Background:
The RNA shown here (Bacterial RNase P class A) has 364 nucleotides and comes from a Gemmatimonadota bacterium.
RNA sequence: GUGGUGGAGUGGGGCGGUCGCGGCUCGCCCACAGGGCGGGUCGAGGAAAGUCCGAGCUCCACAGGGCGAACUGCCAGGUAACUCCUGGGCGUCGAAAGGCGACGGAAAGGGCCACAGAAAACAAACCGCCCACAUAGGUGGGUAAGGGUGAAAUGGUGGGGUAAGAGCCCACCGCACGGCUGGUAACAGGCGUGGCAUGGCAACCCCCAGUUGGAGCAAGGCCAAAUAGGCAGCGAGGUCUGGCCCGGACCGAAUGAGCUGCGGGUAGGCUGCUGGAGGUAGCGGGUGACCGCUAUCCUAGAUAGAUGACCGCCCGGACGUGCAAGCGUUCGAACAGGACUCGGCUUACGGCUCCACCACCUUU
Numbered sequence: 001g002u003g004g005u006g007g008a009g010u011g012g013g014g015c016g017g018u019c020g021c022g023g024c025u026c027g028c029c030c031a032c033a034g035g036g037c038g039g040g041u042c043g044a045g046g047a048a049a050g051u052c053c054g055a056g057c058u059c060c061a062c063a064g065g066g067c068g069a070a071c072u073g074c075c076a077g078g079u080a081a082c083u084c085c086u087g088g089g090c091g092u093c094g095a096a097a098g099g100c101g102a103c104g105g106a107a108a109g110g111g112c113c114a115c116a117g118a119a120a121a122c123a124a125a126c127c128g129c130c131c132a133c134a135u136a137g138g139u140g141g142g143u144a145a146g147g148g149u150g151a152a153a154u155g156g157u158g159g160g161g162u163a164a165g166a167g168c169c170c171a172c173c174g175c176a177c178g179g180c181u182g183g184u185a186a187c188a189g190g191c192g193u194g195g196c197a198u199g200g201c202a203a204c205c206c207c208c209a210g211u212u213g214g215a216g217c218a219a220g221g222c223c224a225a226a227u228a229g230g231c232a233g234c235g236a237g238g239u240c241u242g243g244c245c246c247g248g249a250c251c252g253a254a255u256g257a258g259c260u261g262c263g264g265g266u267a268g269g270c271u272g273c274u275g276g277a278g279g280u281a282g283c284g285g286g287u288g289a290c291c292g293c294u295a296u297c298c299u300a301g302a303u304a305g306a307u308g309a310c311c312g313c314c315c316g317g318a319c320g321u322g323c324a325a326g327c328g329u330u331c332g333a334a335c336a337g338g339a340c341u342c343g344g345c346u347u348a349c350g351g352c353u354c355c356a357c358c359a360c361c362u363u364u
Base pairs, nucleotide, nucleotide: 001360002359003358004357005356006355007354008353009352010351013314014313015312016311017310018309019308021043022042023041024040025039026038027037028036029035030034045335049346050345052344053343054342055341056340057216058215059214060213064246065245066244067243069212070211071210072209073208074088075087076086077085078084089103090101091100092099093098104207105206109205110204111201112200113199126147127146128143129142130141131140132139133138155173156172157171158170159169160168174196175194176193177192178191180189181188182187220271221270222269223268230262231261232260233259234258237251238250239249240248278297279296280295281294282293283292284291285290315332316331317330318329319328320327321326
């Protein structure tokens, strides 16, 4: 210098001015559920998207037990918790830095493996090789080393041996069993014995371990107003926020609990609604995620739903011109706008800045 990998920051640049929006607050005025004028201050994202996971919070009763169903799945940590994050192990892709995970169990059982192929599970001989007979074309026997089919063919490589071959024998690798060492563990490494291995799929059913009550701010609470304290049917047991059972609570028993159907009124205002598992800085602990201490700060709360337009200067990008300085034109990147809040994941995406690492080239 070029290419690549991992991470962090920023987010329609900065300053000033004019007009226009929403919240809070101060002052003045008015005909005072409120309105007008003026000042100050604050005012969208890294994903606000998806609604996927987890919670805070609210309600259903005081949320108990079981079945079923669903989710997760290597080990150790972090966290309020998680299917998230960090570190490690194993596997796989990559030359590497690094990326990815379909990461419990196939000997408990069931099911599937199309086509091709001789044969796809307790299988098998198409071509080929060898032997005997025969002589223009076969019969019988042996073989699974070579070839073919396939995603996958029942250990691999080399040597010996054989009629030709085969763990038939040997060496190494692999596999099974046993034990040793290191590690918290997942696992890794060595040793000994044995010619010795029963393919894959569980993101198919299933088995094992763990977790899970449900619904959700349109939850819920308060105030004001209006109507029809409506009608009909069923009715002895009924109701209780996914299904079933047990327990429990509440209501009712004919002066009617409740269920079903028809019909009527209201859709207004306030609250929930922003001080938090909060932000920032420093110090300390830890490989890290993160944790602790100290100091300091308060950064939208809308409700047909708010931050926009213009001007000047500076800065930066692109294009043209120019040897360069500069000049001219143009632009201020893309994806994209809250609605109870927070921790993640996933998806979309542009420019700039910084850090670390890998590979190659060149120079010193």

It was read from a public genome assembly, where an Rfam model found it. NCBI's taxonomy places the organism under Bacteria, Pseudomonadati, Gemmatimonadota.